[in-house]
RNA sequence: CAGCCAGUAGCUCACCGGGAUAGAGCACGAACCUUCUAAGUUCGGGGUAGGGGGUUCGAGUCCCUCCUGGCUGG
Numbered sequence: 001c002a003g004c005c006a007g008u009a010g011c012u013c014a015c016c017g018g019g020a021u022a023g024a025g026c027a028c029g030a031a032c033c034u035u036c037u038a039a040g041u042u043c044g045g046g047g048u049a050g051g052g053g054g055u056u057c058g059a060g061u062c063c064c065u066c067c068u069g070g071c072u073g074g
Stems, first nucleotide, its partner, number of pairs: 001073007010026004019057001028044005050066005
């Protein structure tokens, strides 16, 4: 320098052939249970989907650009 992959909740990820309030597990908070803790059950909070721009009635999803990380080639 070129090509490819990834970036979504505190963490690990799904959704990635555009469509209605973006989900799961763990973690966190509360209640119940327990002498207490842990475990268990129920409920709950938490997201500008890496930044910016564009296309569209509508974008996490398509296009462009930049940033970060990884892999490959020179």